[in-house]
Context: one part of a larger RNA
RNA sequence: CACACAAGAAACGUGAGAGAAUUCGUCAGUAGUACGAGAGGACCCUGAUGAACGCACCUCUGGUGUAUGGGUUGUGAUACCAAUUGCAUUGCCCAGUAGCUAUGUGCGGAUCGGAUAAGCGCUGAAAGCAUAUUAAGCGCGAAGCCGGCCUCAAGAUUGCGUUUCUCUAUGAGCGCCCUGAAAGACGAUCAGGUUGAUAGGUGCAAGGUGUAAGUACAGUAAUGUAUUCAGCCGAAGCAUACUAAUAGCGCCA
Numbered sequence: 001c002a003c004a005c006a007a008g009a010a011a012c013g014u015g016a017g018a019g020a021a022u023u024c025g026u027c028a029g030u031a032g033u034a035c036g037a038g039a040g041g042a043c044c045c046u047g048a049u050g051a052a053c054g055c056a057c058c059u060c061u062g063g064u065g066u067a068u069g070g071g072u073u074g075u076g077a078u079a080c081c082a083a084u085u086g087c088a089u090u091g092c093c094c095a096g097u098a099g100c101u102a103u104g105u106g107c108g109g110a111u112c113g114g115a116u117a118a119g120c121g122c123u124g125a126a127a128g129c130a131u132a133u134u135a136a137g138c139g140c141g142a143a144g145c146c147g148g149c150c151u152c153a154a155g156a157u158u159g160c161g162u163u164u165c166u167c168u169a170u171g172a173g174c175g176c177c178c179u180g181a182a183a184g185a186c187g188a189u190c191a192g193g194u195u196g197a198u199a200g201g202u203g204c205a206a207g208g209u210g211u212a213a214g215u216a217c218a219g220u221a222a223u224g225u226a227u228u229c230a231g232c233c234g235a236a237g238c239a240u241a242c243u244a245a246u247a248g249c250g251c252c253a
Base pairs, nucleotide, nucleotide: 003155007166008165009164010163011162012161013160017152018151019150023051024050025049026048027047028046029045035040053108054107055106056105057104061102062101063100064099068095069094070093071092072091073088074087075086076085077084078083112147113146114145119140120139121138122137173251174250175249176248177193178192179191180190181189198244199243200242201240202239203238204237207233208232209231214227215226216225217224218223
């Protein structure tokens, strides 16, 4: 998935049960107080800050980034110059958007309730006293136990529940088919299919690279300067039906 849940579909729930988590410091206040001759130096309570671990994420810091932009070597091609391009591990390098990421960022362990352990008590006899009790009765008490917080969960066969829609169809709904990604090996899932922004294209442009080509000027030239924060790209974003989601078919209450 099928099948089941003795009509079909959609949405929303209950929670039997299962799982995850459960850690350990440091500093400060209380307080140089209690205690102590001094040296030293607290319980309790409160606050702050960490380590490792876990979950999520990519704003920041980085990594990757064979989309992209640029530099450059050898060689080939476009007749030549210039320009562009192929191959050489992406030829070798320098940067780098999205995505994916940790060393980056955010959050978490808790508070609390119940029953208890060791232990500590109340009442209190046997035993006129005493005694927390190896008597009756009643309490307090732990990172532990049961809950609580988080996740999954009705195949929980004793087969759960609520609401709405549809009723032998003018057909609820589902599928085939098509455009796709937040999904993905394939199915599936999810977003859509003209009553449409689903993808592509186009426009804008965050952002990346770093000042294109051509021309002019300067220089014998290499080269430099101006046009020019240019040119090119732009996986994210916004907009836009230009292109493609046409048409149609099947199943079923």
Molecule: large-subunit ribosomal RNA, domain VI
Organism: Candidatus Saccharimonadota bacterium